[in-house]
RNA sequence: AGUUUGAUCCUGGCUCAGGAUGAACGCUGGCGGUCUGCUUAACACAUGCAAGUCGAACGGGGAUAGAAAUAUCCUAGUGGCGGACGGGUGAGUAACACGUGAGAAUCUGCCAAGAGGUCGGGGAUAACAGCGGGAAACGGCUGCUAAUACCGGAUAAACCGAAAGGGGAAAGAUUAAUUGCCUUUUGAUGAGCUCGCGGCCGAUUAGCUAGUUGGUAGUGUAAUGGACAACCAAGGCGACGAUCGGUAGCUGGUCUGAGAGGACGAUCAGCCACACUGGGACUGAGACACGGCCCAGACUCCUACGGGAGGCAGCAGUGGGGAAUUUUCCGCAAUGGGCGAAAGCCUGACGGAGCAAGACCGCGUGAGGGAGGAAGGCUCUUGGGUUGUAAACCUCUUUUCUCAAGGAAGAAGAACUGACGGUACUUGAGGAAUCAGCAUCGGCUAACUCCGUGCCAGCAGCCGCGGUAAUACGGAGGAUGCAAGCGUUAUCCGGAAUCAUUGGGCGUAAAGAGUCCGUAGGUGGCACUUCAAGUCGGUUGUCAAAGACCACAGCUUAACUGUGGAAAGGCAGUGGAAACUGAAGAGCUAGAGAAUGGUAGGGGCAGAGGGAAUUCCCGGUGUAGCGGUGAAAUGCGUAGAGAUCGGGAAGAACACCAGUGGCGAAAGCGCUCUGCUGGACCAUGACUGACACUGAGGGACGAAAGCUAGGGGAGCGAAUGGGAUUAGAUACCCCAGUAGUCCUAGCCGUAAACGAUGGAUACUAGGCGUUGGUAGUAUCGACCCUACCAGUGCCGCAGCUAACGCGCUAAGUAUCCCGCCUGGGGAGUACGCACGCAAGUGUGAAACUCAAAGGAAUUGACGGGGGCCCGCACAAGCGGUGGAGUAUGUGGUUUAAUUCGAUGCAACGCGAAGAACCUUACCAGGGCUUGACAUGUCCGGAAUCUUUGGGAAACCAAAGAGUGCCUUCGGGAACCGGAACACAGGUGGUGCAUGGCUGUCGUCAGCUCGUGUCGUGAGAUGUUGGGUUAAGUCCCGCAACGAGCGCAACCCUCGUUCUUAGUUGCCAGCAUUCAGUUGGGCACUCUAAGGAGACUGCCGGUGACAAACCGGAGGAAGGUGGGGAUGACGUCAAGUCAUCAUGCCCCUUACGUCCUGGGCUACACACGUACUACAAUGCUUCAGACAAAGGGCAGCUAGCCAGCGAUGGUCUGCUAAUCCCGUAAACUGAGGCUCAGUUCAGAUCGCAGGCUGCAACUCGCCUGCGUGAAGGCGGAAUCGCUAGUAAUCGCAGGUCAGCAUACUGCGGUGAAUACGUUCCCGGGCCUUGUACACACCGCCCGUCACACCAUGGAAGCUGGCCAUGCCCGAAGUCGUUACUCCAACCUCUCGAGGAGGAGGACGCCGAAGGUGGGGCUGGUGACUGGGGUGAAGUCGUAACAAGGUAGCCGUACCGGAAGGUGUGGCUGGAUCACCUCCUUU
Repeated sequence: AGUUUGAUCCUGGCUCAGGAUGAACGCUGGCGGUCUGCUUAACACAUGCAAGUCGAACGGGGAUAGAAAUAUCCUAGUGGCGGACGGGUGAGUAACACGUGAGAAUCUGCCAAGAGGUCGGGGAUAACAGCGGGAAACGGCUGCUAAUACCGGAUAAACCGAAAGGGGAAAGAUUAAUUGCCUUUUGAUGAGCUCGCGGCCGAUUAGCUAGUUGGUAGUGUAAUGGACAACCAAGGCGACGAUCGGUAGCUGGUCUGAGAGGACGAUCAGCCACACUGGGACUGAGACACGGCCCAGACUCCUACGGGAGGCAGCAGUGGGGAAUUUUCCGCAAUGGGCGAAAGCCUGACGGAGCAAGACCGCGUGAGGGAGGAAGGCUCUUGGGUUGUAAACCUCUUUUCUCAAGGAAGAAGAACUGACGGUACUUGAGGAAUCAGCAUCGGCUAACUCCGUGCCAGCAGCCGCGGUAAUACGGAGGAUGCAAGCGUUAUCCGGAAUCAUUGGGCGUAAAGAGUCCGUAGGUGGCACUUCAAGUCGGUUGUCAAAGACCACAGCUUAACUGUGGAAAGGCAGUGGAAACUGAAGAGCUAGAGAAUGGUAGGGGCAGAGGGAAUUCCCGGUGUAGCGGUGAAAUGCGUAGAGAUCGGGAAGAACACCAGUGGCGAAAGCGCUCUGCUGGACCAUGACUGACACUGAGGGACGAAAGCUAGGGGAGCGAAUGGGAUUAGAUACCCCAGUAGUCCUAGCCGUAAACGAUGGAUACUAGGCGUUGGUAGUAUCGACCCUACCAGUGCCGCAGCUAACGCGCUAAGUAUCCCGCCUGGGGAGUACGCACGCAAGUGUGAAACUCAAAGGAAUUGACGGGGGCCCGCACAAGCGGUGGAGUAUGUGGUUUAAUUCGAUGCAACGCGAAGAACCUUACCAGGGCUUGACAUGUCCGGAAUCUUUGGGAAACCAAAGAGUGCCUUCGGGAACCGGAACACAGGUGGUGCAUGGCUGUCGUCAGCUCGUGUCGUGAGAUGUUGGGUUAAGUCCCGCAACGAGCGCAACCCUCGUUCUUAGUUGCCAGCAUUCAGUUGGGCACUCUAAGGAGACUGCCGGUGACAAACCGGAGGAAGGUGGGGAUGACGUCAAGUCAUCAUGCCCCUUACGUCCUGGGCUACACACGUACUACAAUGCUUCAGACAAAGGGCAGCUAGCCAGCGAUGGUCUGCUAAUCCCGUAAACUGAGGCUCAGUUCAGAUCGCAGGCUGCAACUCGCCUGCGUGAAGGCGGAAUCGCUAGUAAUCGCAGGUCAGCAUACUGCGGUGAAUACGUUCCCGGGCCUUGUACACACCGCCCGUCACACCAUGGAAGCUGGCCAUGCCCGAAGUCGUUACUCCAACCUCUCGAGGAGGAGGACGCCGAAGGUGGGGCUGGUGACUGGGGUGAAGUCGUAACAAGGUAGCCGUACCGGAAGGUGUGGCUGGAUCACCUCCUUU
C1' cells in the first nucleotide's frame, strides 16, 4: 500500500513492494578478474594415488667399477623418528560438549635455556641357510649373526622414609668437529581435570534417584573425585521446572533490522565428536588410533570349501538417491608438514589449470551528424499519428575480436630452479567489423492500443479478470523495467507495534477467573545510624585471527587483497561514592489492627406461632349445565356438577407495606416472635507500632437443573395421553398428568454466575436525590437548616474512548500484584490425565479450510413496530363488469403461412387515425442480379408514345412513331438503355451496446446546492420542532443564513362587464318582404382584438398580537372560481433497433428486389374491453320544439325527377360567419301495446337490390322483404364516479376509394351520497429495531441424498525407539591359581633352585545374541463417529423486524430436522393499551 462496507471509523487477519541464498527450474548467452560448488543416502563403492623417511643406528643381499682391498649406488629385514599432525564428515551429543571468566591436585616427544653424566659387561633374535605345511593369506621346526634392539652391574641427583636406610640412568655414529644418548631444574607449546555464568521446545512429561547423597580407611590414575570395591549413615535433585520425550554439533560469525531483536551456523578460523556397526585393549610423550591390532555383527570379494581378504565422512572417479553440486588434470616452482647431518625423498596439505553466468565486480555490443520525418509494420475519425534520428547516407574511433611480433614479476640464497604459461602485459595490421536478451504493461506498480476467443480456452501474489466491443486470456504493434542476464519457485529477516523490554491490549471487537480466604513469590509508610549486595563512575586483565567500522596502500578501476587504528558491550580483579533499592540496629504514627460507647439491617442457623388463598373430603340449599377458546372440542355433570353455606384435612408460598430502599464476598436474602451467631458504619483517641497490598499452586462457598437414600406431595408441571390448529404440527392454544418443585443427609460445581467492567492505594470541577450515623444551629422537645463520615442513584466539566459512552462508585491521572487475549471455522471438539455414582466438569490440540469473521456509528430499504397526515383508498351512494348474443383484442390450438412487437398495476377496441389487391414485413409459385432506390466513370440514344405475339402477371421478344432545351459549337443539363467496378439493399439479430421519444410511481410534495457550524469520518444541520396549507404553502422558533429544480403564479379556455369594429353576423325603432328578403341602423345577440374584475381586499370570531381557519357583506364569480396545457431529483437494465437515427454482428444470383395467388379474417376453448338487450321511467305510430363543435374542390352538394329504400339521374351554390353536409336525439302532445319470450330483444339464415373499387369467393358496407336464437338484470369476485360530475341522449371529425359497436371532440337532459378515518390499497413526514444494501421476491438454519478431502475410535496386524528381569557370554584389562614352559640376574652340590616372565585354567566385569513382561511412538485395518468443501438436489422455516410463540445462557427430558417444553437467570427485547390461525421465494 491492497483487501471485510452502499459508504465510514475501528479491530483484525491475509497479501504485496526491500534485502539475502552453497540454491534449483524456464528462456537467452560476448569477455575478463575474484570467489564458490552433494544442503539429499554417516548409502554402497571398481581403479589409481593420499605417510613415509633415515645406510651418518645394524647385519646381510644386489648392481656398477676394479685383479683385489675397496669405492659408489639401490635396498627386503632389525632399529629410530613419524603414522595421535595434516585432510574429511556432522551421525551421535541438551553435555562442563561449546562460549566466557576463574581455579588446583597434573602430565608434556620434538623445541629453548641452565646443571651434570655418557663407566664396565652379558645373553638373544629377524634377515639369511636348510627342511618340510598351505590353493592362498600366511606360517612351523632346526641352525648362524649385528646394533643407537634387549638385560644386569657401578655412580649421581630426583623420589620414599622421622631417621637408619631403601631405590635408581645412559648408545653410540661419522669423523675431527659435529650430532646423538641419560638424569635433572626451568621455560614454551600441547593436553587432562574442577567450578561460576550463558545459549532450544514440550507440564497433554510432576515427581526422580541404591553408587543414589555423604563419611571412614582403601584401590586406581599423570592427577582430584563414588571414578571403583568394602563398611556405616539416609541422604541428594525438583515448580527459579528435576525426570522424561522431541530436536540440535557449539562458537567467532553470516543474513536481516533504525535499533532492540529475529533467523541461520555453507565456504574461512577455534573447539568437540566420529571413521562400516558395536565392544576392547596394546604400543606410545600423546590414541582407546580414518588409510594400526583383537573380538562380535551386517555387507562385499577370493577360494582347491579346508579357510582367507576388505572398509573413499582423504583427492579424483562410479552406481544410487535427488530439483540439484565439477576433472579418474598439472606440479612440488611457492607456502607448510614428516624423516634425514645433508643432498634429498614423500606430501590429492597446498600452488595452479579444467568444468559451471552458481555468486560478486568490471568492460563491450559503437560515437558524432543525419527529415523527403523514406519504405515496411501497427493504428486510424482516411486528415493523420506512431515505430522515429531509429534506418539508409556522411564523418570518426578500435575497448572487444582476428592475425603477427615482443614478453614478465611471482626466485628466497651468488648461481641454478616456474606447474601456472608463451599467461598477464606491450606494439603493429585488419575492419563497424564478431556480440541482446528476458520479464512486465487492470489496481497495488513504471508502462496501451488492435485482432482472435466468448464463464470456453485460459490468467492469477492479493483484490479479481473471461458469459460478443476483454488496456486482466492468446497473438501483434507500441511502451516500461532490468540487462549478459531476466523471470519463476523454495527458504530467512523486514515491513508485522501481528507476542509489544524498547513497543499492544481485556465494558460492547479476541480477552477479568462465579466469589472469597490464604502459602510461596512480587511490591511496600515517616525519620536516623552503620554496611556496601544491587547502583554509579575510575583503573587493570581478558574477550585468538579473520570478519564488521575508519584511514592509508597494492592489482589500469572495482570486486579482491595488504598495513595501521578505534569504539560500544560481556566476564573477572582492584581501589572509591553513598542519593535511591537492599541488609542490620534503634525509633515514630498518618496505613493496618485492637479497645470503649452507640446505630441500622429480608446477613446466617435453629425452634415456635399465624391468617388469606387453592385443592380434596363430609353435610345442607338447589337445577342443568359447567369449563375452556380466536372459534371449538377433549374433560366434568341428572349416580346431581358448576354456584352457594357450614364443618374438616393437607401441602406450599407469605398480598398490601415495597422504594434506581436495606444486608451479604458472591450465589443470594421478604408473615410474626424467640434463642445462638458473622460482618458493617459512626463517635472517642490514653493501646500495638508497618503487623500492609496482591496472591501461582491450595482451600472454602457457590442459582437452577440433575444424581443417591429416606420422607412429603396442595398447587404448578418436563416426559406422556387426549382435543384443537395446520399442507403437516413430534409446537404455540385447551383438558388431564409422571418425574420434579418441598424437607433431611450427601454429591454435582456449572449459568447472559453481568456493571458482559479483577483487587488495593492516592489524586483530579460541580449540581440534584436517597439510606445509616455524628456534630453544630434552633427548640421545652421533635421537625427545619448547615457541615462531616460511610453507602446507594441521576446529570455533568476536564480528561479518556473507534464510536457508543465513562466521568470521585472512572472506562480519567499514576503505582503494585494476579488472571486472561493474539484472524474466522474445525472446537471448547479429539486424544491423554485428574475429579465425579452418573450426567458431565476441569485442562485442552492438530490436520484441513476461508479471506475474511467482527465492533460502533451513518444513509437508505424493510417490519404480520409506533405516531401524524392525504387520496373515489375505505365507508355513504349512483351506474356498471362477471351470466346472454354480437363486435374487437389477446392467449392457446391449427396452418404452407396464420408476419412482428406489447405481458401485473403501467399488455390485451394496444403500435393499427380504419389488412379485399396495395398496405405486407408472412407462405407457395414464377422472375431479376450494380439490382426497385443513391453517387461516381465510360458508351449509345432526347425524352416519350403506339401496335403485335407469349404469359397469371412481372417480364420476354418484335415492329413503328418521335427528334425537344441551353451553347462560347468543343459541348452541357434532365431522362432512357447498355458495360465494368466502387457500392446499393435488408421490417435480419442485439432496446442487456445506444440516441431520441414514451409509460409508471405521480401533479405525489418532494429533490438538492453554496457558505457556515457540528462530527476523526461516512454524514448531520438547513429540510427537524409548534401551528397551518391542496402544497418544503405560509408563520413562529431554532447554528444556521441563503439559493436552485419542483408547488403556486405567469399561458389557453369557459363564466361578468367595458372599449373598438360591424360583413358573410344582428334587428329595438322606421320603411319593405312569403322570408333580415331589401333600404337603413350597429342599440342588442354574436363575432374577435384589447382592457377591467377576485386580492382573504372589508367586517366579526378563533388563534400566539403570527400564518391561517370559520362565518358574513358586497359581487357575475370567494378563498386554487371550473377545465386544460405544464410532470422536479430519480426508480423500474420498464417499452420501442418494426416511425426515425445509430455501434457491432450477419446475408450479398439472397435474409435484397419484382409479380400472381394465398395468409394476417382459421376455431373444441380461456380471458380482457365494448355495443345491444332482457323491457311499461318501456316499445311502436303520427305531429311538434331546442344545439354546439366541426368538415367540404379527385370535395360537400341545395332544388327537381325516379325508386318502398339504399341510391340513381339532372342541374345549382360554395375554395366557405355567405353555399352545402343538416331532419339533432332524448324531449313535448296524441294513439296503440298490458307483463307475454311479448308490437321486448334482435343474433342467425334465405331471397331481391344498391354503392365503392381493375376486382367484394375466401373477405366490404348499405337497403327492402322474410326468418326471429340466446336473453326475464346475472355466482365468487370486481370497476368507474363527489357536480354541470355520474347516468342518459344524439351530433361531428380524423383515418378513408369503400368499410366504425373503436378513437377524438361537441353540445342536450341531469341526479344521489360523503357519519367519518377503525379496517383494505397506495403515498408523504417523524421515530424505532435490523444479522437486509441485488435492499423482505432480502437474509438464513439443520437433517437427508451424492462427490471429494483431511481426521478421531476400533477386533487386530506390523515396524521403530527406550529402559528393565533372567539366560548365554567373544575379545580384553584386572584378580586368583601354580598346571605347563622360559637365554640374560642371584644361589648352586651343576642335578637344580630362587627372583621374574610367558602360556593355560578359573573368577568379576563385559559387546553382540536369546527370552519375558513393560513404556513411548509410527504405519495399516473390516466397520464406525463427527468435520470441511462442493452446480440452481430433498424436507421444513429455527434466527435477523415484536421474524409472526421476544431472543439468548446453564441444565433436564423429548422430537425426521432445524428445534420444542420445563426450571432458574440475563437484556445483548419491540410495543401507549385490548383485538383469531397459517403464510413460502